A computed fold for a 474-nucleotide part of an RNA from an uncultured bacterium, annotated as small-subunit ribosomal RNA, 3' major domain. The coordinates come from a structure-prediction model, not an experiment, and the mean pLDDT is 83.

Context: one part of a larger RNA
RNA sequence: UGACGGGGGCCCGCACAAGCGGCGGAGCAUGCGGAUUAAUUCGAUGCAACGCGAAGAACCUUACCUGGGUUUGACAUGGCCGCAAAACCUGCAGAGAUGUGGGGUCCUUCGGGGGCGGUCACAGGUGGUGCAUGGCUGUCGUCAGCUCGUGUCGUGAGAUGUUGGGUUAAGUCCCGCAACGAGCGCAACCCUCGUUCGAUGUUGCCAGCGCGUUAUGGCGGGGACUCAUCGAAGACUGCCGGGGUCAACUCGGAGGAAGGUGGGGAUGACGUCAAGUCAUCAUGCCCCUUAUGUCCAGGGCUUCACGCAUGCUACAAUGGCCGGUACAAAGGGCUGCGAUGCCGUGAGGUGGAGCGAAUCCCAAAAAGCCGGUCUCAGUUCGGAUCGGGGUCUGCAACUCGACCCCGUGAAGUCGGAGUCGCUAGUAAUCGCAGAUCAGCAACGCUGCGGUGAUACAAUCCCGGGCGGUUGACU
Numbered sequence: 001u002g003a004c005g006g007g008g009g010c011c012c013g014c015a016c017a018a019g020c021g022g023c024g025g026a027g028c029a030u031g032c033g034g035a036u037u038a039a040u041u042c043g044a045u046g047c048a049a050c051g052c053g054a055a056g057a058a059c060c061u062u063a064c065c066u067g068g069g070u071u072u073g074a075c076a077u078g079g080c081c082g083c084a085a086a087a088c089c090u091g092c093a094g095a096g097a098u099g100u101g102g103g104g105u106c107c108u109u110c111g112g113g114g115g116c117g118g119u120c121a122c123a124g125g126u127g128g129u130g131c132a133u134g135g136c137u138g139u140c141g142u143c144a145g146c147u148c149g150u151g152u153c154g155u156g157a158g159a160u161g162u163u164g165g166g167u168u169a170a171g172u173c174c175c176g177c178a179a180c181g182a183g184c185g186c187a188a189c190c191c192u193c194g195u196u197c198g199a200u201g202u203u204g205c206c207a208g209c210g211c212g213u214u215a216u217g218g219c220g221g222g223g224a225c226u227c228a229u230c231g232a233a234g235a236c237u238g239c240c241g242g243g244g245u246c247a248a249c250u251c252g253g254a255g256g257a258a259g260g261u262g263g264g265g266a267u268g269a270c271g272u273c274a275a276g277u278c279a280u281c282a283u284g285c286c287c288c289u290u291a292u293g294u295c296c297a298g299g300g301c302u303u304c305a306c307g308c309a310u311g312c313u314a315c316a317a318u319g320g321c322c323g324g325u326a327c328a329a330a331g332g333g334c335u336g337c338g339a340u341g342c343c344g345u346g347a348g349g350u351g352g353a354g355c356g357a358a359u360c361c362c363a364a365a366a367a368g369c370c371g372g373u374c375u376c377a378g379u380u381c382g383g384a385u386c387g388g389g390g391u392c393u394g395c396a397a398c399u400c401g402a403c404c405c406c407g408u409g410a411a412g413u414c415g416g417a418g419u420c421g422c423u424a425g426u427a428a429u430c431g432c433a434g435a436u437c438a439g440c441a442a443c444g445c446u447g448c449g450g451u452g453a454u455a456c457a458a459u460c461c462c463g464g465g466c467g468g469u470u471g472a473c474u
Stems, first nucleotide, its partner, number of pairs: 002473001005469001009466005019422005026313008034304002042053002064299007073122001077121007088103006106113002124288002127286003133282002135277003138273001140271001145184006151160003164175003190265004195233007205222002209220003236259001239253005302441001315415001319374007331362003336355002341350003381412001386407007428451007
């Protein structure tokens, strides 16, 4: 100087407390361990691995296994030599890759180009090393810190500044001070939501004036309103009062759509963990080169005495079922979204209007509200599992897809020790959309809106910041 202490002080954080809802028990889904296997490809492993890479494993993907092929190669560039084509259509053999027949043939400035075969350099490797690396990322942590120049002090390591008194979300600001300044961080500048004004009105809107309809901005028209797009204003402790060092600031108030960082996001200092990634990519070195490269078919990644993690569905009456009836936002759509109609109990089929979309479609929002029924039961709760029959996608649903109908109806009566999330439009609860995608194992993820709470104290547990202290550490 730092780090550490089950030493002391100050301060902060859903850290505790106060509460609300879960997890841990059940069934299922998904991931992981283990076991199994010809293979169950690989990576990720306390927090910070385990619905993670994977925003889509039937084939493909695919990296794994078995078997069948191939060796200048599935792909690139160049040298030399040779050949006439290759693609495409088609017959046969084969699981296919491929092999073997038939048809079929390019451009040209006539040098060649393009193509194929041989040969040589080389290609290729999701082979190893993340403890050789770049790049990217996680984490402490959006914590308030981390440093430098000059000066001064100290023999020196170093100190000072950055400590002290206040204050703040903040090394934020003020005052003081052998320091004076500066940089990276903080804050602000960026995006979004909330208010008003101006401009512009189509595909959006409809107050007033007309027309028309069973009905609908449907039509003429209008720019008022909603909304959309662009621009501007607005919040600064600016004003008033109390406190405070005539300070920074803090408490209360006014006005205001919004008040003291207005809410949310993006933004992550010096560094730490030889943290993660050689399987995104790039790359040193090592290794393979008739194979650790490459092509193909089938299988596997989907196994299952068991253990763990994350979810979904429940155990019911604040509920289940039936009928009727409201109100969103944000997205997506041409190899696409697909309306009205008709067929089917249904998944769906048929058909094709309209729409490259503020126009048309996906699209039914659901919880809600109104009425009916069930009456506490393993039930009209719950839906696993299994049997049968179908629909759709796709070359193909056996291993191994989703969905529908009929039947079957398991465990489960609120979960031990323990443990997690959350302070406001939040938790809880309800549905909707999207990416990936032929289809889908999505109950995941990322967004969107609807309904909408409880709690408000500071002692302890955990984590972090600041300065002081001790010695047995550096």
Notes: Its Rfam family is "Bacterial small subunit ribosomal RNA". Rfam links the family to the GO terms ribosome and structural constituent of ribosome. The full RNA is in RNAcentral, with records from ENA and SILVA.